[in-house]
RNA sequence: CGUGCCGUGGGGAAGAGGCCAUCCCGCUUGGCUCAUAACCAAGAGAUCGCAGGUUCGAAUCCUGCCGGCACUA
Numbered sequence: 001c002g003u004g005c006c007g008u009g010g011g012g013a014a015g016a017g018g019c020c021a022u023c024c025c026g027c028u029u030g031g032c033u034c035a036u037a038a039c040c041a042a043g044a045g046a047u048c049g050c051a052g053g054u055u056c057g058a059a060u061c062c063u064g065c066c067g068g069c070a071c072u073a
Base pairs, nucleotide, nucleotide: 002071003070004069005068006067007066010025011024012023013022018056027043028042029041030040031039049065050064051063052062053061
């Protein structure tokens, strides 16, 4: 240089054209307890790597760029 895959809350994953972007862990508050853990309830937190395009409508399709991983020479 070329090819393929990946990038989604603080961490890990799902979501494959319209649905409130969902789940687990973590975090905050309250409950429970003599107290901690566990458990129960509620809450905050991502407009989806960046920029364009297609579409009535894009996390999702297309193009370019950035970053990571693997393969090839």